[in-house]
């Protein structure tokens, strides 16, 4: 340097064809329990790496960039 794929809640990762961002384990209450786990119910967390662009609307599309893995090249 050049392809490919990846970055969305703490955590693994969904989000198909643009149209109010979710699941799971985690935390946090209450209920149950003599207690604690196990269940049950409810709640709380988010600049969707960052910047600009298109659009009435972009996590998804366009440019640019940074990071991670992977592959290909070339070399002192």
């Nucleotide at each position: 340097g050049c392809g490919g794929c990846g970055g969305u809640a703490g955590c693994u990762c969904a989000g198909u064809u643009g149209g109010u961002a979710g699941a799971g384990c985690g935390g946090c209450u209450g209920c149950c329990u003599u207690c604690c786990a196990a269940g049950c119910a409810g709640c709380a967390g988010g600049u969707c790496g960052c910047c600009g662009g298109u659009u009435c609307g972009a996590g998804a599309c366009c440019g640019g960039u940074c990071c991670g893995c992977c592959g290909c090249u070339c070399c002192a």
Annotation: Transfer RNA from a Chloroflexota bacterium, 76 nucleotides, folded computationally. Its Rfam family is "tRNA". The prediction has a mean pLDDT of 80.